[in-house]
């Protein structure tokens, strides 16, 4: 150099064209208890960047950054 796969809350992960992006841990309020844990309710926060398709993109296309892997 070339082929390939991944990248979605702080972390782990679903969602595979049909929308208010959904969960689990963790964080913040409430509630239960004498107090703490445990349990219940509830609230913030995410589609790596950037262009195309397309009625609509996390999903397909294109380069780009980065992580893994294979080749010579």
């Nucleotide at each position: 150099g070339c082929c390939u796969u991944c990248a979605u809350a702080g972390u782990u992960a679903a969602a595979u064209g049909g929308a208010u992006a959904u969960a689990a841990c963790a964080g913040c309020c409430c509630c239960c208890u004498c107090c703490u844990a445990a349990g219940g309710g509830g609230c913030a926060a995410u589609u790596a960047c950037a262009g195309g398709u397309u009625c609509g993109a996390u999903u397909c296309c294109u380069g780009u950054u980065g992580g893994g892997g294979g080749u010579a």